[in-house]
RNA sequence: UCAGACGGCCGGGCGGUCGCGGUCCCCGCAAGGGGGUCGAGGAAAGUCCGGGCUCCACGACGACAUGGCGGUGGGUAACGCCCACCGGGGGUGACCCCAGGGAUAGCGCCACAGAGAGCAGACCGCCCGCCUUCGCCCCUCGGGGCGACGGCGCGGUAAGGGUGAAAGGGUGCGGUAAGAGCGCACCGGGUCCCUGGUGACAGGGGCCGCAUGGCAAGCCCCGCCAGGAGCAAGACCGAAUAGGGAUCCCGCGCCGGAGAAAUCCGGUAGGGCCGUCGCCGGCCUGAGGGCUCCGGGUAGGUCGCGAGAACCGUCCCGCAAGGGCCGGUCCAGAGGAAUGAUCGCCGCGUCUCCGCAAGGGGGCGGCACAGAACCCGGCUUACAGGCCGUCUGAUCCA
Repeated sequence: UCAGACGGCCGGGCGGUCGCGGUCCCCGCAAGGGGGUCGAGGAAAGUCCGGGCUCCACGACGACAUGGCGGUGGGUAACGCCCACCGGGGGUGACCCCAGGGAUAGCGCCACAGAGAGCAGACCGCCCGCCUUCGCCCCUCGGGGCGACGGCGCGGUAAGGGUGAAAGGGUGCGGUAAGAGCGCACCGGGUCCCUGGUGACAGGGGCCGCAUGGCAAGCCCCGCCAGGAGCAAGACCGAAUAGGGAUCCCGCGCCGGAGAAAUCCGGUAGGGCCGUCGCCGGCCUGAGGGCUCCGGGUAGGUCGCGAGAACCGUCCCGCAAGGGCCGGUCCAGAGGAAUGAUCGCCGCGUCUCCGCAAGGGGGCGGCACAGAACCCGGCUUACAGGCCGUCUGAUCCA
């Protein structure tokens, strides 16, 4: 210098003017006015996990179902998160990826291709035997041997070719008619022991030639974790109107019937409405009303609601995640929702003009993703542009 890997951070700045929300102070009887102070994010998002908090249920129990998790050790309030390590895979490397328990408990599946895909399988090839034909050789002329093309055998063979994601360990030597863990060496695997490690596991030695594949983000088995609902949780205050209850006050005509009475039933006077009024007719009513008080609910209000698993800094412990001591800081709150608008300068991006270049001028763009709503810890997703640190590979210089 070029190409990369990993980690952390920022994500417009300053000022003027006018506004918005919370809170505090002052003036004012009040309406209102003035001033101080604070006012979005790294993801406030998706609502995917884990908690706090609240209510309900309950026997501080267990089982079943359902859902989730799954190498080991640690961190944490907890986790499916984080750190360190182990094992496997990728990369020259820094480093990255893994849904990483169990496949002789059982069931199921293995597409296409291929001869054969699960108590394996002969398509080509190789080998053996027999037959036909042809060629060559031998001969005691009857035959015999060798080779080639072809055919046949429910012949042998899993080395080679071919198919496939996968074909019953791999490489080599021996062996064989050709082959094959058939035999041997090394690698791989299983099992037993020893050593190291908290452990996952690693290293070494002995034994076993070792048919019995893969998929458990298919059912399933094993181990572990989960009672349910969620701030519209929930707690307190609480009208007006209507309805319920209590005390008190006022009122309840007449006739008939039942009944001891309370009371009930029928009719009627009376009252009201309609047809404009009257006559007449129809319908309703014919006993309830009022003051005060009590209790439940609704509207509404207050709390929950932000001093916290908080943030910053020094030191200590730890490889790290993280933990601890001490000191400092207060950092939005709310209710369908304030955090904005504009101007100037600077920055950035882009377009353009001048200039050989360095550079200078002008125009445009609020200029990445996005927007708190009970609160935390994570994960995931979105994100213009920029900064810093550590490391790797290649090349060059000293």
Molecule: Bacterial RNase P class A
Organism: uncultured Alphaproteobacteria bacterium